[in-house]
Context: one part of a larger RNA
RNA sequence: CUGGGCGUAAAGCGCGCGUAGGCGGUUUAUUAAGUUGGAUGUGAAAGCCCCGGGCUCAACCUGGGAUGGUCAUUCAAAACGGGUAGACUAGAAUGUGAUAGAAGGGAAGUGGAAUUCCGGGUGUAGCGGUGAAAUGCGUAGAUAUCCGGAGGAACAUCAGUGGCGAAGGCGACUUCCUGGACCAAUACUGACACUGAGGUGCGAAAGCGUGCGUAGCAAACAGGAUUAGAUACCCUGGUAGUCCACGCCGUAAACGAUGUCAACUAGAUGUUGGGAGCAAAACUUCUUAGUGUCGCAGCUAACGCAUUAAGUUGACCGCCUGGGGAGUACGGUCGCAAGACUAAAACUC
Numbered sequence: 001c002u003g004g005g006c007g008u009a010a011a012g013c014g015c016g017c018g019u020a021g022g023c024g025g026u027u028u029a030u031u032a033a034g035u036u037g038g039a040u041g042u043g044a045a046a047g048c049c050c051c052g053g054g055c056u057c058a059a060c061c062u063g064g065g066a067u068g069g070u071c072a073u074u075c076a077a078a079a080c081g082g083g084u085a086g087a088c089u090a091g092a093a094u095g096u097g098a099u100a101g102a103a104g105g106g107a108a109g110u111g112g113a114a115u116u117c118c119g120g121g122u123g124u125a126g127c128g129g130u131g132a133a134a135u136g137c138g139u140a141g142a143u144a145u146c147c148g149g150a151g152g153a154a155c156a157u158c159a160g161u162g163g164c165g166a167a168g169g170c171g172a173c174u175u176c177c178u179g180g181a182c183c184a185a186u187a188c189u190g191a192c193a194c195u196g197a198g199g200u201g202c203g204a205a206a207g208c209g210u211g212c213g214u215a216g217c218a219a220a221c222a223g224g225a226u227u228a229g230a231u232a233c234c235c236u237g238g239u240a241g242u243c244c245a246c247g248c249c250g251u252a253a254a255c256g257a258u259g260u261c262a263a264c265u266a267g268a269u270g271u272u273g274g275g276a277g278c279a280a281a282a283c284u285u286c287u288u289a290g291u292g293u294c295g296c297a298g299c300u301a302a303c304g305c306a307u308u309a310a311g312u313u314g315a316c317c318g319c320c321u322g323g324g325g326a327g328u329a330c331g332g333u334c335g336c337a338a339g340a341c342u343a344a345a346a347c348u349c
Stems, first nucleotide, its partner, number of pairs: 004320003007303002012317001014202004021195002025088007034080001035077007042069001049065006091192001092189001094187003097183001099181001104178007111155001116150007126137002163170002207248005216242002221237004259316006267294010277283001298305002322349003331342004
């Protein structure tokens, strides 16, 4: 260097944007560094290989030939890839017009139900809790019930393998600011594309810093039970936290355990959005973008996947190489810390 892989056996970065690099649509002309061919020079001898010869054979010696290059110079070729100049529109982007998402993002404001607490009324002995109990609350009037008030958090029904978002994720209502997608017809730019080492941004929960807030829930903690014990499961309480603002952290079974982009390859059926057909509706047929189920070919160790591929191919990146030691030590970078990222070896089976 070639060769094998990555749904579940080891292996797809959590997800984007994007630099270098890699790779790149149709066509004309030109160029000749890549590429291809010829010539010349050179690639010492010995060795290897082939054909002979000499020691009785062989090893060995010896003659001839062949081979050997990212080689140099030079002359050509112009299909392919590259360069230069021009043209094109099928990739890509933009404009015009509609649509869905009333959970895409941010900010401000508003609302009702419920829990808890506070004040008042009625009312009396229990309430609560469990497998059964007890701790706990209650004659200083609880629980229950009615009225009023306070405050915080979450938004029942609608709700749907429904929708939106790159992923994490996003559900009350109204307003403002704002991102993306899809469809139809057409105009316009004219390859502007794809991927992406480094880099950079986003990134659940928990955790950290400062300040606010604290209704419910609830690590830690306390008590009651259970038990041989019970540092648990069950019960009564309960602090961080959960919420908000700003700043960190940068990890998850961050999962479809399936990288991104493009092309091609039987069908059937459900559903969401747009369009066409029909005067309209129902409807059926067609088309397009999602999202499910089943299923052929094919693939797969099997399970299964199967136009949303794990099928057939191409481009680029990431990653894997027996189990343990170990995602650890050491070093480095980052972090307030917790720790994160990078990442071995001895030894052992």

Small-subunit ribosomal RNA, central domain from an uncultured prokaryote, 349 nucleotides, folded computationally. Model confidence (mean pLDDT): 85 of 100.